[in-house]
The RNA shown here (Bacterial RNase P class A) has 370 nucleotides and comes from uncultured Desulfosarcina sp.
The RNAcentral record of the sequence draws on MGnify.
Its Rfam family is "Bacterial RNase P class A". The family's RNA type in Rfam is ribozyme. From the family's description: Ribonuclease P (RNase P) is a ubiquitous endoribonuclease, found in archaea, bacteria and eukarya as well as chloroplasts and mitochondria.
The coordinates come from a structure-prediction model, not an experiment, and the mean pLDDT is 79.
RNA sequence: AGCAGACCUGGCGAUCGCUGGCUCCUUUUCGGGAGCUGGAGGAAAGUCCGAACACCACAGGGCAGGGUGCUCCAUAACAUGGAGUCACGGCGACGUGAAGGCAAGUGCAACAGAGAGCAGACCGCCCUGCCGUUGUCGGCAGGGUAAGGGUGAAACGGUGCGGUAAGAGCGCACCAGUUCUCCGGGCGACCGGAGAAGCUAGGUAAACCCCAUCCGGUGCAAGACCAAAUAGGGGAGCGUCAGAGGGCUGCCCGUCCAAGCUCCCGGGUAGGUCGCACGAGGUGCCGGGCAAUCGGCAUCCCAGAUGAAUGGUUGCCGCCCCCGAUCCGGGUAACCGGCCGGGGGAACAGAAUUCGGCUUACGGGCUGCU
Numbered sequence: 001a002g003c004a005g006a007c008c009u010g011g012c013g014a015u016c017g018c019u020g021g022c023u024c025c026u027u028u029u030c031g032g033g034a035g036c037u038g039g040a041g042g043a044a045a046g047u048c049c050g051a052a053c054a055c056c057a058c059a060g061g062g063c064a065g066g067g068u069g070c071u072c073c074a075u076a077a078c079a080u081g082g083a084g085u086c087a088c089g090g091c092g093a094c095g096u097g098a099a100g101g102c103a104a105g106u107g108c109a110a111c112a113g114a115g116a117g118c119a120g121a122c123c124g125c126c127c128u129g130c131c132g133u134u135g136u137c138g139g140c141a142g143g144g145u146a147a148g149g150g151u152g153a154a155a156c157g158g159u160g161c162g163g164u165a166a167g168a169g170c171g172c173a174c175c176a177g178u179u180c181u182c183c184g185g186g187c188g189a190c191c192g193g194a195g196a197a198g199c200u201a202g203g204u205a206a207a208c209c210c211c212a213u214c215c216g217g218u219g220c221a222a223g224a225c226c227a228a229a230u231a232g233g234g235g236a237g238c239g240u241c242a243g244a245g246g247g248c249u250g251c252c253c254g255u256c257c258a259a260g261c262u263c264c265c266g267g268g269u270a271g272g273u274c275g276c277a278c279g280a281g282g283u284g285c286c287g288g289g290c291a292a293u294c295g296g297c298a299u300c301c302c303a304g305a306u307g308a309a310u311g312g313u314u315g316c317c318g319c320c321c322c323c324g325a326u327c328c329g330g331g332u333a334a335c336c337g338g339c340c341g342g343g344g345g346a347a348c349a350g351a352a353u354u355c356g357g358c359u360u361a362c363g364g365g366c367u368g369c370u
Stems, first nucleotide, its partner, number of pairs: 001370005007364002010317007018039009041348001045359002048357005053219004065215005070084005085099001086097004100210002105208002107204002122149002124145009157175006176200002178197008223274004233265006245257004281300008319345006327338004
């Protein structure tokens, strides 16, 4: 100067509050008070994946649509993790990978270029005929040719020899690749080796598509239970001038108003309770495994609010930064580290059904490696 990994997210108090639980006191109830005790995170965040749980849907199968896509392992599951393989990047530690198939089909490719896909004759090279010419040169016409030039990100293997009119895997040797066969290693991806076929097949599947495999929908405002007032619904009883009921009243009488009144049942709303804090749980030790992780034993109980608590002030210590002094150690020195004094700072962020991941934000020191 870098690369990787694991870790922490201040400690102990004082004081004033907020909130859950338990016990006690008080209060008709609502509630109030006292004591004890619990009270955010590594990401509680983004809500991107995967599950638990709940309700709805669902005989079974198929189509459509979507996810995933090297191998093996781990896991409840995964677009996650571990260990590997291969490719690419880096001097290296190491990092990255949407890493099945374009020798199934279809499609696409700017500009340049003659030609961009079972291609292509622009220049060049070669042959034949005719004309001109001293000519091995020039022109015209027809044909062959992918060796050379030129264009391009890319032009249909490379080098050499043979071959040919000139050329060409046209033939041969070597090299590179592909496909196939065999042998060896590995659970496997794959690796190593031998041989055959002139086979040379371009790119693109974050293009359609093909192959393999997986997938119902909605989310705790899920959902379950209790349940007012008012207004509807159903039923029963009483009553409609011989008047239920109501006002005046403590009651009776009286008087006034009067067509409804009372009870029960059921649904819904407000509101409340549960879901909802013992869990794929934390910590420690031992064991299996390279590891992810799994097993055993012991131990612990660790937020549960809902207009939403978890905060404010302050003391000491610790941490980081700056300045001073030059006391100590190292060094030739620059400087580095420690001690002392003073001043300052402490990030990102905040549960809302719960877990496993991923991603993003951010402060700090540590270890190993190049």